[in-house]
Formats: sequence, C1' cells, structure tokens
RNA sequence: GCGGUUGUAGUUCAGUGGUAGAACGCACGGUUGUGGUCCGUGAAAUGAGGGUUCGAUUCCCUCCUUCCGCC
Repeated sequence: GCGGUUGUAGUUCAGUGGUAGAACGCACGGUUGUGGUCCGUGAAAUGAGGGUUCGAUUCCCUCCUUCCGCC
C1' cells in the first nucleotide's frame, strides 16, 4: 500500500428499518448482630461525520479504531 473484520452501559454480549435489552458490576433501600447471600428500586451505552428514509444500532459513503490476511 491492497483486501477483509470489529466498534452498543464500567465489563462480557444480544438487537436484520418502528419505545435500545440481558448478565455481571455500581448506587440506594429491605433482610442480617456485621459482612455475604437473597429481595426491591435506580443510574448508565449505539466510535465520529455525512447520505437514503415518514422513521436508522440496522442500509450507503468517508474517517478513526480492533483484529486477520496479502504484498
């Protein structure tokens, strides 16, 4: 340099055009003599910019990033 791949919550992952979810973690409360377990409640995310569409995490383009291959 060329081709492909990846990017969603603090972490690991779902989500094939119509209200962004789970587990673990975190905060608060209950339970407990304390802690843990368990129960309840809550906060928290679509890599960046543009395009298509009534509507985009999803489709298209560019850039950045992860990983792989070729040279």
Transfer RNA from a Candidatus Pacearchaeota archaeon, 71 nucleotides, folded computationally. Its Rfam family is "tRNA". NCBI's taxonomy places the organism under Archaea, Nanobdellati, Candidatus Pacearchaeota. Model confidence (mean pLDDT): 82 of 100. The sequence was found in a public genome assembly.